[in-house]
RNA sequence: GAGCGUAUAACUCAGUGGUAGAGCACAUGCCUAGCAUGCAUGAGGUCCUGGGUUCAAUACCCAGUACGUCCA
Numbered sequence: 001g002a003g004c005g006u007a008u009a010a011c012u013c014a015g016u017g018g019u020a021g022a023g024c025a026c027a028u029g030c031c032u033a034g035c036a037u038g039c040a041u042g043a044g045g046u047c048c049u050g051g052g053u054u055c056a057a058u059a060c061c062c063a064g065u066a067c068g069u070c071c072a
Base pairs, nucleotide, nucleotide: 001071003069004068005067006066007065011023012022013021018055026042027041028040029039030038048064049063050062051061052060
C1' cells in the first nucleotide's frame, strides 16, 4: 500500500427496513442465623462517526475512524 471482516447495555453476543433484545454483571425484594444458589422486579443504549437512499435505517449504499485477519 491492496483485499476481507468486526463495531449494538459494564462484559459476551443476537437482531436481513416498521417503537432495540438475551446471557452475565449491577440494584431492590423474597428465601437464609449469615453467605452462596434459587425466585421475582428494576435500572442501564446518541445501535462507532458523518452523509446518502427510503414514508420509515441497527439492518441498504458511500466516505471516515478504531480493531482483527490476510497478501505484498